[in-house]
Background
Transfer RNA from Loxodonta africana, 71 nucleotides, folded computationally. Rfam family: tRNA. Rfam links the family to the GO term triplet codon-amino acid adaptor activity. NCBI's taxonomy places the organism under Eukaryota, Tetrapoda, Mammalia, Theria, Loxodonta. Its mean pLDDT, the model's own confidence on a scale to 100, is 82.
RNA sequence: GCAUUGGUGGUUCAGUGGUAGAAUUCUCGCCUGCCACGUGGGAGGCCCAGGUUUGACUCCUGACCAAUGCA
Numbered sequence: 001g002c003a004u005u006g007g008u009g010g011u012u013c014a015g016u017g018g019u020a021g022a023a024u025u026c027u028c029g030c031c032u033g034c035c036a037c038g039u040g041g042g043a044g045g046c047c048c049a050g051g052u053u054u055g056a057c058u059c060c061u062g063a064c065c066a067a068u069g070c071a
Stems, first nucleotide, its partner, number of pairs: 001070007010024004018054001025043006048062004
């Protein structure tokens, strides 16, 4: 330099164009003599800029970052 794959709460991952979900984390309750466990509620996210579309995390283009392969 070229190609491919990926970028989603603090962390690890889902999400086949129609208002983004789980685990964990934090927090407030319940439970307990206290802690832990268990249980209920809440907080927290689509890397960036364009394009297509009635509608984009999703499709297209580019930039940035990471991994892999080739040279």